Annotation: This is a predicted structure of a 72-nucleotide RNA (transfer RNA) from Hymenobacter artigasi. Its Rfam family is "tRNA". By type it is a transfer RNA.
[in-house]
RNA sequence: GGCCGCGUCGUACAACGGAUAGUAUGAGAGUUUCCGAAGCUCUUGAUUUAGGUUCGAUUCCUAACGCGGCCA
Numbered sequence: 001g002g003c004c005g006c007g008u009c010g011u012a013c014a015a016c017g018g019a020u021a022g023u024a025u026g027a028g029a030g031u032u033u034c035c036g037a038a039g040c041u042c043u044u045g046a047u048u049u050a051g052g053u054u055c056g057a058u059u060c061c062u063a064a065c066g067c068g069g070c071c072a
Stems, first nucleotide, its partner, number of pairs: 001071007010025004018055001026044006048064005
């Protein structure tokens, strides 16, 4: 340099083009306990960026950026 794949809460993953972007874990609060741990309840927090297509984009297209792989 060329080609391919991926990019979503702190972390690991979901989400036919139409849901309030969901689950687990983490964190905070409450409950429980003599104190903890565990359990239960509540709260918290995300779509890499810029365009395009569409009535509607996490999803499709283009470019950029980042990560990984293959080739040279």
The sequence is in RNAcentral, with records from ENA and MGnify. The coordinates come from a structure-prediction model, not an experiment, and the mean pLDDT is 81.